The RNA shown here (Lysine riboswitch aptamer) has 170 nucleotides. Its Rfam family is "Lysine riboswitch aptamer". About the family: Riboswitches are metabolite binding domains within certain messenger RNAs that serve as precision sensors for their corresponding targets. The model forms 100% of the base pairs in the Rfam consensus. The coordinates come from a structure-prediction model, not an experiment, and the mean pLDDT is 78.
[in-house]
RNA sequence: CGCCCAGAUAGAGGCGCGGGAUUCAAAAGUAUCCUUCGGCAAGGCCAGGCAGCCGUCGUUGGAGAAAGGGGAGACCGCCGAAGUGAGGAAGGUGCCUGAACAUUCCAAGCUGGUUCGUCAGAGAAUAUCUGCCGAACUGUCACAAAACUUUGUGAAGCGCUAUCGAAGCA
Numbered sequence: 001c002g003c004c005c006a007g008a009u010a011g012a013g014g015c016g017c018g019g020g021a022u023u024c025a026a027a028a029g030u031a032u033c034c035u036u037c038g039g040c041a042a043g044g045c046c047a048g049g050c051a052g053c054c055g056u057c058g059u060u061g062g063a064g065a066a067a068g069g070g071g072a073g074a075c076c077g078c079c080g081a082a083g084u085g086a087g088g089a090a091g092g093u094g095c096c097u098g099a100a101c102a103u104u105c106c107a108a109g110c111u112g113g114u115u116c117g118u119c120a121g122a123g124a125a126u127a128u129c130u131g132c133c134g135a136a137c138u139g140u141c142a143c144a145a146a147a148c149u150u151u152g153u154g155a156a157g158c159g160c161u162a163u164c165g166a167a168g169c170a
Base pairs, nucleotide, nucleotide: 002169003168007164008163009162010161011160014079016078017077018076019075022072023071024070032063033062034061037058038057039056040055043054044053045052046098047097048096049095050094082111083110084109087106088105089104090103092101093100112138113137114136115135116134117133119131120130121129122128140155141154142153143152144151145150146149
């Protein structure tokens, strides 16, 4: 110096990704509270037990939210950014047993990114989100063709580019 390559640092993709705060719509004239009138009768508060609390259903008028889920721009952090998530754990909803729900944590597997569409699911929702499939656009790499920046095919982020580079080989 060359090959190969563990690793380190930096970087690119673009309607790029995430976060909390602000604000706006929706939730909703709903829950709840006060009030008018009427009906009903032993129940109700997830199921069973204990304890505790409360009449209940409709109606008239008045007052009237919040959470979860979203949109927007700005800011901050970033480029496996992140998303989804089989499965598992923890504590919570008065106590015990069960169910359900949301939260936090761990996590196999899957997804290069964005947009649009069918279907399915979540959702109060014609918002929005997620998944399968399909389409378009886009970045990367490989191969082929044309010929000097395009076209075609294929692949996947365990990728790609740049600068270093241990070990090994010659």